[in-house]
This is a predicted structure of a 73-nucleotide RNA (transfer RNA) from a Planctomycetota bacterium. Rfam family: tRNA. It is annotated as a transfer RNA. Lineage of the source: Bacteria > Pseudomonadati > Planctomycetota.

RNA sequence: GGCCCCGUAGCUCAACGGUUAGAGCACGCGACUCAUAAUCGCUUGGUUUCCGGUUCGAAUCCGGACGGGGCUA
Numbered sequence: 001g002g003c004c005c006c007g008u009a010g011c012u013c014a015a016c017g018g019u020u021a022g023a024g025c026a027c028g029c030g031a032c033u034c035a036u037a038a039u040c041g042c043u044u045g046g047u048u049u050c051c052g053g054u055u056c057g058a059a060u061c062c063g064g065a066c067g068g069g070g071c072u073a
Stems, first nucleotide, its partner, number of pairs: 001072007010025004018056001028042004049065005
C1' cells in the first nucleotide's frame, strides 16, 4: 500500500429502519452483620467515534474521515 472486520454507559456486550437505546459487572445509597466480605434491593450513568447522504423516520442503510484489530505484499 491492498483487502476484511469492529467502533453503543467506567468495562464486557445486546438492540427488526419506528415503544423511553437496554442487560451484566463496576460506582453511589440502603437492607442484612458486632464489623467486613458475600448476598439482596434501589439509584446514577449515553452527542450510539466524527462529517455528510438516503428515508416520513437512522445506533441500524450508503459514502467519506478518524481510531482499533486481522490477513496479505

RNAcentral holds the sequence, with entries from ENA. The coordinates come from a structure-prediction model, not an experiment, and the mean pLDDT is 80.